[in-house]
RNA sequence: AGAGUUUGAUCCUGGCUCAGGACGAACGCUGGCGGCGCGUCUUAAGCAUGCAAGUCGAGCGGUAAGUUGGUAGCUUGCUACUAACCUAGAGCGGCGGACUGGUGAGUAACGCGUGGGUGACGUACCCUUGUGACGGGGAUAGCUCCUAGAAAUAGGAGAUAAUACCGGAUACGCUGUGUGUUGUCAGAGGACACACAGGAAAGGUUCUUUUGAAUCGCACAAGGAGCGGCCCGCGUACUAUUAGCUAGUUGGUGAGGUAACGGCCCACCAAGGCGACGAUAGUUACCCGGCCUAAGAGGGUGAUCGGCCACAUUGGGACUGAGACACGGCCCAGACUCCUACGGGAGGCAGCAGUCGGGAAUAUUGCACAAUGGAGGAAACUCUGAUGCAGUGACGCCGCGUAUAGGAUGAGGGUCUUUGGAUUGUAAACUAUUGUCGACAGGGAAGAAAAAAAUGACAGUACCUGUGGAGGAAGCUCCGGCUAACUACGUGCCAGCAGCCGCGGUAAUACGUAGGGAGCGAGCGUUAUCCGGAUUUAUUGGGUGUAAAGGGCGCGUAGACGGAUCUGCAAGUUGGAUGUGAAAUCCCUAGGCUUAACUUAGGAACUGCAUCCAAAACUGUAGACCUUGAGUAUGGGAGAGGAAAGCGGAAUUCCUAGUGUAGCGGUGAAAUGCGUAGAUAUUAGGAGGAACACCAGUGGCGAAGGCGGCUUUCUGGACCAAAACGGACGUUGAGGCGCGAAAGUGUGGGGAGCAAACAGGAUUAGAUACCCUGGUAGUCCACACCGUAAACGAUGGAUACUUGGUGUAGGGAGGAUAAAACUUUUCUGUGCCGGCGUUAACACAAUAAGUAUCCCACCUGAGUAGUACGACCGCAAGGUUAAAACUCAAAGGAAUUGACGGGGGCCCGCACAAGCAGUGGAGUAUGUGGUUUAAUUCGACGCAACGCGAAGAACCUUACCAGGGCUUGACAUACAUAGGAAUAGUAUAGAAAUAUGCUAGUUCUUCGGAACCUAUGAACAGGUGGUGCAUGGUUGUCGUCAGCUCGUGUCGUGAGAUGUUGGGUUAAGUCCCGCAACGAGCGCAACCCCUAUUGUUAGUUGCCAGCAAGUUAAGUUGGGCACUCUAGCAAGACUGCCGUGGAUAACACGGAGGAAGGUGGGGAUGACGUCAAAUCAUCAUGCUCUUUAUGUCCUGGGCUACACACGUACUACAAUGGGGAGUACAGAGGGAAGCUAAGCCGCGAGGUGGAGCAAAACCCUAAAACUCCUCUCAGUUCAGAUUGCAGUCUGAAAUUCGACUGUAUGAAGAUGGAAUUGCUAGUAAUUGCAGGUCAGAAUACUGCAGUGAAUACGUUCUCGGGCCUUGUACACACCGCCCGUCACGCCAUGAGAGUCGGAAACACCCGAAGCCUGUGAGCCAACCGUAAGGAGGCAGCAGUCGAAGGUGGGUCUGGUGAUUAGGGUGAAGUCGUAACAAGGUAGCCGUAUCGGAAGGUGCGGCUGGAUCACCUCCUU
Repeated sequence: AGAGUUUGAUCCUGGCUCAGGACGAACGCUGGCGGCGCGUCUUAAGCAUGCAAGUCGAGCGGUAAGUUGGUAGCUUGCUACUAACCUAGAGCGGCGGACUGGUGAGUAACGCGUGGGUGACGUACCCUUGUGACGGGGAUAGCUCCUAGAAAUAGGAGAUAAUACCGGAUACGCUGUGUGUUGUCAGAGGACACACAGGAAAGGUUCUUUUGAAUCGCACAAGGAGCGGCCCGCGUACUAUUAGCUAGUUGGUGAGGUAACGGCCCACCAAGGCGACGAUAGUUACCCGGCCUAAGAGGGUGAUCGGCCACAUUGGGACUGAGACACGGCCCAGACUCCUACGGGAGGCAGCAGUCGGGAAUAUUGCACAAUGGAGGAAACUCUGAUGCAGUGACGCCGCGUAUAGGAUGAGGGUCUUUGGAUUGUAAACUAUUGUCGACAGGGAAGAAAAAAAUGACAGUACCUGUGGAGGAAGCUCCGGCUAACUACGUGCCAGCAGCCGCGGUAAUACGUAGGGAGCGAGCGUUAUCCGGAUUUAUUGGGUGUAAAGGGCGCGUAGACGGAUCUGCAAGUUGGAUGUGAAAUCCCUAGGCUUAACUUAGGAACUGCAUCCAAAACUGUAGACCUUGAGUAUGGGAGAGGAAAGCGGAAUUCCUAGUGUAGCGGUGAAAUGCGUAGAUAUUAGGAGGAACACCAGUGGCGAAGGCGGCUUUCUGGACCAAAACGGACGUUGAGGCGCGAAAGUGUGGGGAGCAAACAGGAUUAGAUACCCUGGUAGUCCACACCGUAAACGAUGGAUACUUGGUGUAGGGAGGAUAAAACUUUUCUGUGCCGGCGUUAACACAAUAAGUAUCCCACCUGAGUAGUACGACCGCAAGGUUAAAACUCAAAGGAAUUGACGGGGGCCCGCACAAGCAGUGGAGUAUGUGGUUUAAUUCGACGCAACGCGAAGAACCUUACCAGGGCUUGACAUACAUAGGAAUAGUAUAGAAAUAUGCUAGUUCUUCGGAACCUAUGAACAGGUGGUGCAUGGUUGUCGUCAGCUCGUGUCGUGAGAUGUUGGGUUAAGUCCCGCAACGAGCGCAACCCCUAUUGUUAGUUGCCAGCAAGUUAAGUUGGGCACUCUAGCAAGACUGCCGUGGAUAACACGGAGGAAGGUGGGGAUGACGUCAAAUCAUCAUGCUCUUUAUGUCCUGGGCUACACACGUACUACAAUGGGGAGUACAGAGGGAAGCUAAGCCGCGAGGUGGAGCAAAACCCUAAAACUCCUCUCAGUUCAGAUUGCAGUCUGAAAUUCGACUGUAUGAAGAUGGAAUUGCUAGUAAUUGCAGGUCAGAAUACUGCAGUGAAUACGUUCUCGGGCCUUGUACACACCGCCCGUCACGCCAUGAGAGUCGGAAACACCCGAAGCCUGUGAGCCAACCGUAAGGAGGCAGCAGUCGAAGGUGGGUCUGGUGAUUAGGGUGAAGUCGUAACAAGGUAGCCGUAUCGGAAGGUGCGGCUGGAUCACCUCCUU
C1' cells in the first nucleotide's frame, strides 16, 4: 500500500466482498511446562449453609464457668460460702456500623467531565494556638420476683452505677439583636467599637516526692488540613412521521424551613417563563481517566485498575448521628420464601465461597491475617471473604521444550509414472553427542521491620546441586483466483463446497479420500462484535448537463456573507506568563525479576480550560467620511409583456331558396354512413361558435408557466444616452407568501369544428388497437378550486476575471457623404464555430460544464417505492412530507468492436428482369419419411440430408432377424506341458457349421531342437457396442466471395482507431491519386495443365501430294513424310501501337494488326475464420461397456414390405413427330478368368465359331442428322405401364429377388394449380458413345464428342454477398432481448370485526408508616414553688401532605386475528407481444378515461426519435 466482482472488451460511477488489528468471548479438533494477568456480558431472577463489623473492663454496675487456697456441712467426694488469679457471655455507656466490599436497575440530568464561584455553607476523628474543667441533682438497664405467649417477645413490681441524663455558676475574639464607623467591582450575613441578651464541661489509668507529675479523655473559641453541601460557564445519544410546552408554572412581597442560597414550602400580588441555536414528548444509555482501531482527523467502546454518581427484594418514610433518609439499622405497604400450638412471628448474597435457574458461556462452600491497609483500644490485642496467597479454566499476553551433529544403497513402505523413473528424503535406520522441561534425591531463600527478641499463609515454594536416559511431550487449518501451497482415485448438477467471484451434468488442482505441499504452532480454525481498508457522509477529504442528485418560478423574513478611506475599542485572532489538566495508562531513558510479558523510578506528554499582561494587520464593533456597487430623476426608441372593452375578414358546419341528377364519401382495398323524401357539386341569403393564413425569422417580450388579426383604455419590466441627486441603501434566502401548461373538479353560460368514453364498419388467429363512419364529456366564457409535467438548457442565484471568428435583434458614438448604402467602434439581448482550460467520455467553451468568492436546494447501490403508516392540504381526483421488513451482486453513464434493423447510401452475382428448356399433374425408376415387420442393420435432415455413404444387397457383401453350433476363440503375440508332420482323398449323419470313421502321407536338423497341427492352462484376442458434445485425420458450407491480419509510427486515459477510410477505377484490398502514416504477410492475379494459331524436330502401328505397281472395293504394295495427325521443344497477347475521354494518372471506349484482345475459353488451386456442421460404420484414437457374448461359425430370411407423403431422374403426351427403307460423319476410353472379327444357326435375346489383339496395329464402335415412302390429329400406326405365354444369358442357386428376347395385352397421360429450378455460347436444348463398379444386374454417376439456339432495356423489386454510415436495452449476438395479467409453492409486510398485554400521565376514591401543625380533659423524676400549682414534656385524638391499592375515560406502544391487498422470490405452466431497430402505430412525461393483461385513446409537453425533403444558420 491494495485486490476480486457489472462488459465481448474499455473507461467511469457505484455497491458488495477479502487481505490487517482487537476481544471479559463461545464452539470444533488437539493439548508438555512455567511466569504475569483475567474469568455470570444472560434473570437488578430466587437462594440452603458458613463466614464478610466490631471493639473498649484504662467509662459503669456487676455476673456465671474454670484453677488454687481457706471455711462449713456431711451420703469422704459432693454441696455451699469466701479470697486471689484467669477467661468469658449478657447489659448501660463511648467510638465505629455513612469506610471497605458489590452491582449498573434507574438516570439524557449540574448526573458526569472541565473550569470557576460560595461575600450563601458544614465538618466527628487528626494537627496548631488560647482558655477552662466549679458545684449539685434525679433516674434507668442489667439483676431479683411476678405475669402473658408455642415462639418472637412483651408487661408489671422492686433495687443500682457511670465519661448515660438534668439544672446552677463562670467565660472569650462565640451566638442573637440594635447603633455607629470602616470597606469591596458588587447587595453584604466581611472588619472594628459600644450596649443588651444568651450559651460549656467528665472523668479514667499509672507513678509518687500526693495542694503533685505523666498520659488518655472532656468543654469553649480561633485557625489548619482533609472531606463534603450548594451555585454557575462550556461540553455530553437518536427521532420533527414528537411543534408547541408550562398554574408553583415565571417573577415580586412577607412569613416559614435548611448547615446554607433558592417556589425549597406557604399566603397574597403580577402574568409571566421555555421553544426551530429544537422546548415538550418518545426511544436508548450510568459518566469519565482510559481501551481498541486509524497516517491523522475521526469512528467504536466504557470488563479488569482508578475517579464520580446511583442502587441494595419493590415502593414510601423518617429516626439516630459530625456525616445516612443508611447493602449485612428502624417503621409501614406490596410480592415471595420459611416457622407456627393458626392466635402470631421471621427473612432479604447487586459482600466471599456455594446452590438452583436462565444461557453459547464464566472458577474453590480453600489457607492466612505473615505483609499492606482499615475499625476499636493507652497498649497488649481483637476483628477484617478488604487484602496477601493457594486451587480451577490454553481465556489472554510472554518465555521454554518436544532433541543436536554426522549419515546415500538415495534402504524398505507409501504415492505418482511416459514403466525409464520421480517423490516422501538426511527424513528413517545407523554412529556420535547434549541434558532444557518433566521424574527422583539432597540443600534451600528474600519477602521481616530502622535497639534487641519473637513472628511466613504462600512453602520445603522459587532457586542451587546430583542421578539417569532420547528416554515422557505436535497439532490445526489450508492448497481455483483474491492468497503462500498439486497430483491420483472415488462421485457424476448427485453427494456436497462456498468470504466474494463461483465449483459439481464421466477425464473436478474448487466435493470426499490418499500422497505431496504451504502457513501458523501448544495451539490452529470457525462464529459473533468493533475499527480499518471505505475519500462509501468527504473539516482534513466527495459530488449534482447525460451515472444518485438544482427546488416549476418569483417576492421576501430570520440567518449567512458583504465596496473604498480614517480614528477608537479589543469580542474573535496572535504572543508571553501563571494556575489547573489526580494517579495509573501511552511515549522516551534507566533499573528489578536468568529473558520477556510484568514491574519500579525519572522525564516528556496530556493538543484542554481559566486568569493576567501585551499587539492591533485581518474579521467584528462604534464614530466620521467617499462614490465605483445598488437606487432615483431626465431624454429617447423597441417589443405576440399583462388586464378589459369593441371591431374585422377568410374558412368549417348548419338553415332557407335556386340550378341540377345519381351517386357522394371513405380506404392499402373496402364497408358502415349520406343520397330519388333529390345528396355530393354549384349560386344567393342568413345563423352561430371557435381560431387568427401570408407577414414569421435558432426574430421579439416575460421570473417561470407562457404570449401572435385590428383598435382603444389601464398597467408592469428591460435597454440606450448623459452623469444631476443620494451615499453601501447590497447578495443569497430555511420557514412564509404569491404565480404556476395540459388534464381534472364545482356553479352558471356557450357549443361551429375537433374529440377521451361509447356505437358501428373494416383488419386480424383474436383486435377491448392502429384505419374508416358517427359521437358525449371536454375543448370556449365568468367566478372558485387543483398545484402537478421530459414544469428541460435534464445545467439554482449573484459578482469578478480569462485568446478569437461570424450571424442576428434594439440603441448610441466616430469617419466619409447631399442622403441612403458603406465602414470603425461601444452597450444590452439572442445563435453558431472554435482555442486555453475542464470533463469518465460525450461534450462545455465570455449565455462555461473554465478560474475564484458568497448564499440556498439536493445526492449517497438496485429493487421494494415516491409505496405503506402517520401528519398537513384538497369537494373529489389526488398532492406534499416519507420509511421498513425482505430480495439481489449488481443496477447504471459514456464510449469501442461486432451482430442485427419490416434504417439509409454505393456496388456485385442467372439475384431479379429479358429469354430458352424444365420441375410441380401422368406412368415408371430411385432415395427419404411414415407405417408395417421376427428383422425391414446403421448413418446423412433448410440452403450445405433425400439416383447421398452405396464406383452397383439373389448367396457372399451384411453390420439386422430366426434357428443350430464354438468359448484362448475366425484373427495377432508370447509361454508351459502332452501328443502328432503338415497335408490330400474319401464314407456316414446333418440344412450346413460340425461330428464320427477310413485311406494315403512321415518335412528340416548341428540330434539340443525348429516349422506346422491338436489338446490343456494362463496372459490375452475380439466388438460395424456407446460417446463426432473427449479427439486426430478427412470433408461440406459461406465462397473463388475479396477479404483477413501484422511490424513500426501516430491519435486516444482505455477498449481501440489509423493503415484497410476518401476521389476515381477494376473481376479483384486490381491499380492510380490524395491522406499520419510507412511498409509487410495470408488471400486476388501470375507461375501449372488442357484447348485455340504457327514454326521446328521426329515419322510407326499414323498419313498419301507427287512417282510406280495393283484391285470387284480398299495406303493394299514399293516409296515418301509434303499434308493430316501424333508428341517433344519453341513462338505468340503485353492495353505493346493509334485516336478519344479521364486529372497529364489508373483506367474506359473505339480502331489497326492478328489464329486469338483486354484475366482469349476451360480446369486445378479455396485466405483469417463461421456453423460444438458431417463422419468413432473408411482409418486412427481417449474414456466407458461387453467377455460360454454386444465375440465368432453356419443355414434360411431381411435390407426389395406398402393405405400414404416428399425429393431426384427417365419415358411420354406427339406431325420440328411415329413407322419403314436407304445412307454418312466422331471423340474419348476399355480389353487376357479379357475384347472378340469373318462365317454359319436362330424372328430375337443369343448360340456356334475361332482369325486377330497385352493394342496410333485387332476388337468393342455411333445416334440424331440427310434422302425416299407412309401415317393426318385420333387416346391415334402417339405413349408405353401392367399382365399372360414362350424363351436367352450369368451364376452352386434367379421363388422371395436379376437382366434381356419374342409374341400377346395396351393403364395413366392430350403440356400440367399454388409454387418453383437450371442456363449468357460452342452455353441451354437435343443426340448418341465410352468408362468405373461388376459373375450377372443403370433411367444413376463420371467422361466424350455430334447438331446447335434465344435474350440481357436495366438494377425499382425478391434472394445472397461486399463496403461506408446510422440506431440499439442484442454479445449464446433478432431463432436476441424482454413486459404485464392469470395458475401453483414459499417469504416478509400493510389493512382488518376484534382480542390479549405493556408504559407514562390525568381525574376521583381510599388513605399505612411518618414528619409537621393543632389539641391534649389523660399521664409525668430532675427546674421554680412549703403547698396548690407553674414551666416543660409524653401518651392519645384531629388535620394537611402522603406510598401501595381501587374506579374511570382517553393517549402511546407490542403480540395475535377469519379475511383481504399489493410486494418479493421460485431451469423448462397459460395468454398475448407493450418496450429495445423507424421494434413494425416513434418513444416518454403529466392528467383523464377505457380495456383479461401487457396496454389503447384524448389533451398539453419533451427529444433522451430513425429517415427523406425544404428553410435558416455555421465551417472550409